[in-house]
Context: one part of a larger RNA
């Protein structure tokens, strides 16, 4: 190990791919492993149950029947499951024609702004705050105008808008490239779903090596505040933030809601594609499919709420939970350069 559960009470794996396994549409035919019916054999005795008998009764004991739920063999049934054969097109895939998109990689390029440098104008302040001070400035700052350098991020458009499996993705152009959607047909013919292990991707921070470094900014220094102020505020400022290559593998990795399929009143926005009516046309109205929001019926829920994008009604497969603390700790194993990750207890205590 049953049972009951997993949005918020404990509990959905961060995400996709996929091995084994589990599960799997529809017609016909076959076989008979599962399944079902019957028969035979066997299933020791005692015990147990029922019926009857014997000790005056009972316990006890004797006899008969049942039971021993099983196993083997035989003869059958063929609805369902498996298996074999042959079909089908509704699931799934492919082809054709379209348009949408911050989907991904590389390379190139643009303007605004900050900072710094050269030069011009110009003079005593600038900056900062609740108020100040540290700081910068007569060696000419701040302000303003040319020129130059460099790095990073892309205002407006921009939108509960779009794309992606998730992490995530936003100037512009281009090479290469993934996926989804719509339309009408054609085509393959169950090729499907899920997925223990496995291998892959995986924000930020962090690590290794080499570059880069404008702004920002852990640590750190200083100024304030305060009883103190190892903070909040201010002036500075190094790692880091950026690039290349390689690691790390965590998160409130959240919709705190695993994936797939079918079914179940509606209303109203919005993105993509299509059809129809009216119209010269823009456009508007009706409508189909896919996505994304809001509000709500039945139903569900402890309530909050969810409600065709379900937390409703069902099926399949995986993951996970089983009182709080101890503890995501110890030990062991394994991965990592390290930081640490993954796996993961017990004593004790309430």
């Nucleotide at each position: 190990u049953u049972g009951g559960g997993c949005g918020u009470a404990a509990a959905g794996g961060g995400c996709g791919c996929g091995u084994a396994g589990g599960c799997g549409g529809u017609g016909c035919g076959g076989u008979a492993a599962g399944u079902c019916a019957c028969c035979u054999g066997u299933g020791a005795a005692a015990a147990c149950u029922c019926u009857g008998g014997g000790c005056u009764c009972a316990a006890c004991u004797c006899a008969g029947a049942g039971c021993c739920u099983g196993c083997a063999g035989g003869c059958g049934a063929a609805a369902c499951u498996c298996c074999c054969g042959u079909g089908c097109u509704g699931g799934a895939g492919u082809g054709u024609g379209g348009g949408a998109g911050a989907g991904g990689u590389g390379c190139g390029u643009g303007g605004a702004a900050u900072u710094c440098c050269c030069g011009g104008u110009g003079u005593a302040g600038c900056g900062g705050u609740g108020a100040a001070a540290u700081g910068c400035g007569u060696a000419g700052a701040u302000a303003u105008c040319u020129g130059g350098a460099g790095g990073a991020a892309c205002a407006c458009c921009g939108g509960u808008g779009g794309c992606g499996a998730a992490g995530g993705c936003g100037g512009c152009a281009u090479c290469c490239u993934g996926g989804a959607c719509c339309a009408a047909c054609a085509u393959u013919g169950a090729c499907g779903c899920u997925g223990a292990g496995g291998a892959g991707c995986g924000a930020a921070a962090g690590c290794u090596a080499g570059g880069g470094g404008a702004g920002c900014a852990a640590a750190c220094g200083g100024g304030a505040u305060u009883a103190g102020a190892u903070a909040c505020c201010c002036c500075g400022g190094u790692a880091g933030u950026c690039c290349u290559a390689g690691c790390c593998c965590u998160a409130a990795a959240c919709g705190a809601u695993g994936a797939a399929u079918g079914c179940u009143u509606g209303g109203u926005g919005u993105g993509g594609c299509g059809g129809g009516u009216a119209u010269c046309g823009a456009u508007c109205c009706c409508u189909g499919c896919c996505g994304u929001g809001c509000c709500g019926a039945a139903g569900c829920u402890a309530a909050c709420g969810c409600a065709u994008u379900a937390a409703g009604c069902a099926u399949u497969c995986c993951g996970c939970c089983u009182g709080g603390g101890g503890a995501g700790u110890a030990c062991g194993g394994u991965c990592g350069c390290a930081a640490g990750g993954c796996u993961g207890a017990a004593a004790c205590u309430c």
This is a predicted structure of a 350-nucleotide part of an RNA (small-subunit ribosomal RNA, central domain) from an uncultured bacterium.
The coordinates come from a structure-prediction model, not an experiment, and the mean pLDDT is 89.